[in-house]
RNA sequence: GGGGGUGUAGCUCAGCGGUAGAGCAGCGGCCUUUUAAGCCGUUGGUCCAGGGUUCGAUCCCCUGCACCCCCA
Numbered sequence: 001g002g003g004g005g006u007g008u009a010g011c012u013c014a015g016c017g018g019u020a021g022a023g024c025a026g027c028g029g030c031c032u033u034u035u036a037a038g039c040c041g042u043u044g045g046u047c048c049a050g051g052g053u054u055c056g057a058u059c060c061c062c063u064g065c066a067c068c069c070c071c072a
Stems, first nucleotide, its partner, number of pairs: 001071007010024004018055001026042005048064005
């Protein structure tokens, strides 16, 4: 330098254009002598950034940024 992949909650990841979700973690409660485990409830998001298409974009297109892989 060229090609490809990934970027969504604190973490690991879903989400095939129509109100953003799960597990774990956190918080509150039940249970327990206590802790852990288990059970119930609950908080939490500028969907990497900027533009474009569209009635409507996490999703499609363009550019940039970060990280990973391959080629040179």